[in-house]
Context: one part of a larger RNA
Molecule: large-subunit ribosomal RNA, domain VI
Organism: Alphaproteobacteria bacterium
């Protein structure tokens, strides 16, 4: 842009993609079957292996805006107590998000018409013959049953509602913002408001802060003190910041 009025909402499936694997071991059963050695078929059921898909509660990784520790130096008059470089100085831990090796799920069943093949009935050809007429069984392959995407399937589909001369249904700039994201685009939110930041709790890490006392010559240690400190996590408050506006948007429907 276009699906012939404009619009929101919910929707069919024409069609296209994924999946499709497979071991091992129990039972049936040492049974059928074989002199025996050995050792099923059909069916039942439990363990895995690659591979996929979705997750992050476990178990780990990471985790450069969180914690503690320490080595040098350089600073903040000086002590203490900080901050700056030094690979993020190094080192030991982690919160969300991210992630696999970690969780959990999948292959499946069940129909239809076949292929090799195996048949029934039957003739050409008095027989014989699964075929010439006819009617069965048959496979991880094929169509369908599971998943995904789908009306730009141009034959452009369906059901519902709303809207029709105005401050219209609606939608779209513009702003806060993420469950989206390269941008766009999806999404949530815009004072009738928890959309984002701030505060407040609380959680989660980390691991008992500064300051002061107390005891040691002292390094240091106890006490105050499971303390302070605390990112992306959860709940809450209009305290900021979404304000005010502006545009487009059917003429009753060839």
């Nucleotide at each position: 842009u276009g699906u012939u009025g404009g619009a929101a909402u919910a929707u069919u499936g024409a069609g296209a993609g994924g999946a499709g694997c497979u071991u091992u071991c129990u039972c049936u059963a040492g049974u059928a079957c074989g002199a025996g050695a050995g050792g099923a078929c059909c069916g039942a059921g439990a363990a895995g292996g690659a591979c996929g898909u979705a997750u992050c509660u476990c178990u780990g990784g990471u985790g450069c805006a969180c914690c503690a520790g320490u080595c040098g130096u350089c600073a903040c008059g000086c002590c203490a107590g900080u901050g700056g470089c030094g690979c993020a100085g190094c080192u030991g831990g982690g919160u969300a998000g991210c992630u696999a090796u970690a969780u959990a799920c999948g292959g499946a069943u069940a129909a239809g018409a076949u292929a090799a093949c195996c048949g029934c009935u039957g003739a050409a050809a008095g027989c014989a013959u699964c075929u010439a007429a006819g009617c069965g069984g048959g496979a991880a392959a094929c169509u369908u049953u599971c998943c995904u995407c789908a009306a730009a399937a141009c034959u452009a589909g369906u059901a519902u509602u709303c809207c029709c001369c105005a401050u219209u249904a609606g939608g779209a700039u513009c702003g806060u913002g993420g469950u989206a994201g390269a941008c766009c685009a999806c999404c949530a939110c815009g004072u009738u408001g928890a959309u984002a930041g701030g505060c407040c709790g609380g959680g989660u890490g980390u691991g008992u802060a500064a300051g002061g006392g107390c005891g040691g010559c002292a390094a240091c240690g106890c006490c105050u003190u499971c303390a302070g400190c605390u990112a992306a996590c959860c709940g809450g408050u209009a305290c900021u910041a979404a304000u005010a506006g502006u545009c487009c948007g059917a003429u009753u429907g060839a």